[in-house]
RNA sequence: CCCUUAGAGUUUGAUCCUGGCUCAGAACGAACGCUGGCGGCAGGCUUAACACAUGCAAGUCGAACGCACCUUCGGGUGAGUGGCAGACGGGUGAGUAACGCGUGGGAACCUUCCCUAUGGUACGGAAUAGCUCCGGGAAACUGGAAUUAAUACCGUAUAAGCCCUUCGGGGGAAAGAUUUAUCGCCAUAGGAUGGGCCCGCGUCGGAUUAGCUAGUUGGUAGGGUAAUGGCCUACCAAGGCAACGAUCCGUAGCUGGUCUUAGAGGAUGAUCAGCCACACUGGGACUGAGACACGGCCCAGACUCCUACGGGAGGCAGCAGUGGGGAAUAUUGGACAAUGGGCGAAAGCCUGAUCCAGCCAUGCCGCGUGAGUGACGAAGGCCUUAGGGUUGUAAAACUCUUUUGGAACUGCUAACCCUGACGGUACCUACAGAAGAAGCACCGGCAAACUCCGUGCCAGCAGCCGCGGUAAUACGGAGGGUGCGAGCGUUGUUCGGAAUCACUGGGCGUAAAGCGCGCGUAGGCGGGUUAUUAAGUCAGGGGUGAAAUCCCGAGGCUCAACCUCGGAACUGCCUUUGAUACUGAUGACCUAGAGUCCGGGAGAGGUGAAUGGAACUCCUAGUGUAGAGGUGAAAUUCGUAGAUAUUAGGAAGAACACCAGUGGCGAAGGCGAUUCACUGGCCCGGUACUGACGCUGAGGCGCGAAAGCGUGGGGAGCAAACAGGAUUAGAUACCCUGGUAGUCCACGCCGUAAACGAUGAAUGCUAGCUGUCGGUCGGCAUGCCGUUCGGUGGCGCAGCUAACGCAUUAAGCAUUCCGCCUGGGGAGUACGGUCGCAAGAUUAAAACUCAAAGGAAUUGACGGGGGCCCGCACAAGCGGUGGAGCAUGUGGUUUAAUUCGAAGCAACGCGCAGAACCUUACCAGCCCUUGACAUGCCCGUUUCGGCCUCGAGAGAUUGGGGCUUUCAGUUCGGCUGGACGGGACACAGGUGCUGCAUGGCUGUCGUCAGCUCGUGUCGUGAGAUGUUGGGUUAAGUCCCGCAACGAGCGCAACCCUCGUCCUCAGUUGCCAUCGGGUUCGGCCGGGCACUCUGGGGAAACUGCCGGUGACAAGCCGGAGGAAGGGGGGAUGACGUCAAGUCCUCAUGGCCCUUAUGGGCUGGGCUACACACGUGCUACAAUGGCGGUGACAGCGGGAAGCGAAGGGGCGACCUGGAGCCAAUCCCCAAACGCCGUCUCAGUUCGGAUUGCACUCUGCAACUCGAGUGCAUGAAGUCGGAAUCGCUAGUAAUCGCGGAUCAGCAUGCCGCGGUGAAUACGUUCCCGGGCCUUGUACACACCGCCCGUCACACCAUGGGAGUUGGUUUUACCCGAAGAUGGUGAGUUAACCCGCAAGGGAGACAGCCAGCCACGGUAGGGUCAGCGACUGGGGUGAAGUCGUAACAAGGUAACCAAGGG
Repeated sequence: CCCUUAGAGUUUGAUCCUGGCUCAGAACGAACGCUGGCGGCAGGCUUAACACAUGCAAGUCGAACGCACCUUCGGGUGAGUGGCAGACGGGUGAGUAACGCGUGGGAACCUUCCCUAUGGUACGGAAUAGCUCCGGGAAACUGGAAUUAAUACCGUAUAAGCCCUUCGGGGGAAAGAUUUAUCGCCAUAGGAUGGGCCCGCGUCGGAUUAGCUAGUUGGUAGGGUAAUGGCCUACCAAGGCAACGAUCCGUAGCUGGUCUUAGAGGAUGAUCAGCCACACUGGGACUGAGACACGGCCCAGACUCCUACGGGAGGCAGCAGUGGGGAAUAUUGGACAAUGGGCGAAAGCCUGAUCCAGCCAUGCCGCGUGAGUGACGAAGGCCUUAGGGUUGUAAAACUCUUUUGGAACUGCUAACCCUGACGGUACCUACAGAAGAAGCACCGGCAAACUCCGUGCCAGCAGCCGCGGUAAUACGGAGGGUGCGAGCGUUGUUCGGAAUCACUGGGCGUAAAGCGCGCGUAGGCGGGUUAUUAAGUCAGGGGUGAAAUCCCGAGGCUCAACCUCGGAACUGCCUUUGAUACUGAUGACCUAGAGUCCGGGAGAGGUGAAUGGAACUCCUAGUGUAGAGGUGAAAUUCGUAGAUAUUAGGAAGAACACCAGUGGCGAAGGCGAUUCACUGGCCCGGUACUGACGCUGAGGCGCGAAAGCGUGGGGAGCAAACAGGAUUAGAUACCCUGGUAGUCCACGCCGUAAACGAUGAAUGCUAGCUGUCGGUCGGCAUGCCGUUCGGUGGCGCAGCUAACGCAUUAAGCAUUCCGCCUGGGGAGUACGGUCGCAAGAUUAAAACUCAAAGGAAUUGACGGGGGCCCGCACAAGCGGUGGAGCAUGUGGUUUAAUUCGAAGCAACGCGCAGAACCUUACCAGCCCUUGACAUGCCCGUUUCGGCCUCGAGAGAUUGGGGCUUUCAGUUCGGCUGGACGGGACACAGGUGCUGCAUGGCUGUCGUCAGCUCGUGUCGUGAGAUGUUGGGUUAAGUCCCGCAACGAGCGCAACCCUCGUCCUCAGUUGCCAUCGGGUUCGGCCGGGCACUCUGGGGAAACUGCCGGUGACAAGCCGGAGGAAGGGGGGAUGACGUCAAGUCCUCAUGGCCCUUAUGGGCUGGGCUACACACGUGCUACAAUGGCGGUGACAGCGGGAAGCGAAGGGGCGACCUGGAGCCAAUCCCCAAACGCCGUCUCAGUUCGGAUUGCACUCUGCAACUCGAGUGCAUGAAGUCGGAAUCGCUAGUAAUCGCGGAUCAGCAUGCCGCGGUGAAUACGUUCCCGGGCCUUGUACACACCGCCCGUCACACCAUGGGAGUUGGUUUUACCCGAAGAUGGUGAGUUAACCCGCAAGGGAGACAGCCAGCCACGGUAGGGUCAGCGACUGGGGUGAAGUCGUAACAAGGUAACCAAGGG
């Protein structure tokens, strides 16, 4: 130079941020599920250091020795003595937090075998095993006697060198074998190898372990060891370790390495390699060069086994193997051929070390399961819009190949003299034949891959978010697809992603996080100049950093995995030589930091003492009389025993009005009348002095509001608790009347607050403007301006921030030090410790549980928030409803059925513009089954139908007879069409379900004035701006302003109608003028002037004037005008309510198919204790009744309206003119006038009932309407509450129409008569705009808290109980070594002729040490525990309503009570 660093899902309506959870990757000694062809290389009890049957794992040497036996006489075999080796190799990781390990050093040591060198190897002696004999014992084993050898044992000699020494001296060795070559042996020196010891540094967690230590630390002397050393003993001293973490507790073998990672790190310590430790548990030594010894010994303990009960034996954490534990881990294999080890001179023997084989997809790597051609595409499957698509060149078929596999034959061959377990294996050659060889997971997003069926919050899935409640790409199956592939998934664990403990590389105003504040110890950091040094730092050299591994380059197995070789690296440690900028250390100096001094200044800074006035309360006295007080309203309370009010005097305690100010002082808490005394700090000016004396500050010490506690005072007011009164469903509250602690003082505790600027302290730097407090300096116009220092505020640039915001008083840019945070809940809780008189404070977890909790900002919605505005919203009025009777709808009830729907406004005279049958969907009964209706096919008939008639039947339906008429075309053929009948299938049919699968239509907010878009701009973004603001309007209507400029859907206008006029036209309308006639009626002639009809136009636009407003928009008034800012209708923005309707219609899916379809008769929808809505009629005199007299408009009329005339009391009947309608008909009432009634249940009111009728209709019983006569109920104006209406309106009067055979108090229209009131916007309801708060977003019918009850879970306390571990004191004292003793025993040496004695040794005994064990008492940990405390979760429950809006008493923090 190059290479190397990836993110996603999930909090919200949406956004940004914070923050946790989860996923994608890699890895593994793995396990489990499904599946499974071959080979190579590796790996294989992670759990019970649990217990082990059986076999093997350490022997060898006759060239050390004797004996016995065999012998082919060469020799061999056996037990034993003796030598060497059994301290290696192999296993395991229990213990160990340690010089154990790693790394680098060190001095006071040993080292068999091996190498080098020097010297020596002489003379003697006494035993003993074996063997033999005699015994004991079940056995294991063992006793006695006799005899024997050695390279076994002992003595003497010798001593170059060696050791000790008082420097005189003293001490100490050997082994031979065999026959000539060696192998041995002894001593000494050196080497090599191996080992022992010491030291620096590194090496897990816990401080809820803070003090530990008596051989402890050091010294002297001695002992001991191979060797240093309290290693041990005696004496002396009183030390040693520890906040840089001692001691204690928990956990753990350490390392090279391994996994992961961009790296730094993190995790780990299987296999291989180095070290350590252990060998059933504990203790102990012996032998030896080396052990305190895995396959040696002794003792104790537990366990197992044998036993003749007297005693014995054993130790797989060696290799196999067994049981057990466990999710889980292999053969009781072969061979010493190779490598290596032991012994031996050697041959050789031994070797479960090792080399191989077996088992296991446990991992890594490689290969195969075939290759080519092959259809506009077979079959089958699946889907389908029914056309097709897909599986799919896939298959079949044809042509090839033979790795692997198979069976068989033949042959050759590989290592170091010999020797091959593996093994006739690898490898090579030849044969046949596609032959024997594919699965697993996934397919909602993350994350590659989609459809159908089944299921129906069930069954199930799920790593997170989440799917499933009848159309599931998420469950199960299938088809298809995606991914990997002899494997694929799941689970577990580690690292990563996670910058989520942040060294690299995070934070702390509001998200978690600044200690309440200061002083200050240790520590950390620290101004300028200079010199020295060289610890840090930098550079060079040397040593070491084992091998393996990783990396690079080569090479060997056909490749790869794997293996071999070389290099690099191992970032470390030690040492040495240099450098000296920086840091450190030492010395000298400086003055800018810091401090001292001098002169001024401001201040509620602190402490103590004294003094003052106002007010409240109380007391006394006077005046005075009936109330006062208090509240939303009241009451408790006080008052005729004189209150309240008022006047005067007195007492007591507490607090200090005005001044007073984002003013001052203080470190914070905090400090407010005045004066005095004492006292701290700060500021300004001067620049004389010191000379870095500084900053921060873990522990520590001090201060620290209020409340609280203790002792003693004090007590006016206020006032927890408490009492009473209210309020209320309740009211342990809010309100009221009282009232005790307390508040005050002194002293002593407590030590916490939303102790807040939610902002640690210090220093430097980085635009300004403006106010204020305290000083300095300057200028003068002497009360102003400027300057500078220190405080305290506001705004604001850069910069920062998630945003809000901060901004020289930083939350900016930097440095130093301290404190703190790491998801929410559990919990600032439990336990433990410390402090406290107590309350409690402080320190401070875990189990369990959730996928969020949270910050800021946005848009909405909401508020018992605010502002502005509107509406018959209130108010002002008029008339109603709610009470009565009836009508009608609904609920409920009833029923065989009382069909269904509609449900606050916006269901309830609604669907229904009209249920006796029909309608009709409901019920009962009786019938039909290709059907009452549609299309297609076949066959038959030729109409169909109508009328009469005889039958059955409730009818549907059905049997028979007669008459009449007899489709169209025609090629004259039932040939075609049509129609009808019959038949079999496709299918029809469904007012069956789902309006929460839908279309369409409709309601509602609301005829409210709003709802949006493009571009631009602002914001990280959701979004904002425009649309807000000032005016104005019925209006987002218009004007002005403005980072907006425009536009769209709405508003308005355009449409219809009413109101005036003109014009055209003039019948069926009209009749002024003219005429006629008389039936006196525009009747006739005539006319079109008027009315009217229906076409066209005009007219109104704030156009004109005045005022006002901003010179605008507009508003107010006026003129003129028929009308003045118009009346009515149609017209309903974006959207909301899963609003309504599957029973208008349409339609997906599901369901029924001799029935949930179709037909008929009868019944029901009309029921009736009751409740509600909407209406009608009334209660009467503004009226009733009788008489009489007037006046409309909209409309309708042929299966119709129906006149005149006639009949009937009447409904009505008869009659039939006229009219297809400006011609004829339907067609008025209230009102006026007259009379009567005279306030009553009436001459009001008409229900109900009886009788008699009328009409419609096939039919009025259930169940129609009307009439007459008779009957004559309730009701005397309606509680709480509630509805409509602002002008031709309300009220009142009648008329018409739709539906309809008939049936109207309903609905839709029409005209007649014709009012009252509106001060105004405080309040109720609804709505619009702006703003504010929000914990709401299903949007206040929201959210949400706590107790209680129930279930489950984990946890604290708990009388105690069980066990582990540790410790103190004492008792016991095996084996063993040590010391003493040693009268018993005793071959070697000495004395002695001998007996015997001596030296030495042994047994025994004693002593201290000591394992196990015991007694008593502590510490600590764990298990269980009646009962009990709180906590968490749970579909639904109970009680309240605490919080979120002013949450209805602002909330929160601390304390007391319930």